[in-house]
RNA sequence: CGCGGGGUAGAGCAGUUCGGUAGCUCGUCGGGCUCAUAACCCGGAGGCCGCAGGUUCAAAUCCUGUCCCCGCAA
Numbered sequence: 001c002g003c004g005g006g007g008u009a010g011a012g013c014a015g016u017u018c019g020g021u022a023g024c025u026c027g028u029c030g031g032g033c034u035c036a037u038a039a040c041c042c043g044g045a046g047g048c049c050g051c052a053g054g055u056u057c058a059a060a061u062c063c064u065g066u067c068c069c070c071g072c073a074a
Stems, first nucleotide, its partner, number of pairs: 002072006010026004020057001028044005050066005
């Protein structure tokens, strides 16, 4: 250099098929329950999707370039 997979909230992941309100679990914060803690219950904050550009009324999703991680081949 070639091929494939991946990058989305603090962590682990879905969402891409068919473009149309960005979600789940844990964690975190507040409250409830308890003598208290854990567990359990209710609610909130936290992302504009690796980066840049393009197409489109509309892009995490399609196209191009580029960075990083894993694997295969050489």
Model confidence (mean pLDDT): 80 of 100.
The RNA shown here (transfer RNA) has 74 nucleotides and comes from an Oscillospiraceae bacterium.
Its Rfam family is "tRNA". The family has 954 seed sequences and 5,335,975 matches in Rfam 15.1. It is annotated as a transfer RNA.
The sequence was found in a public genome assembly.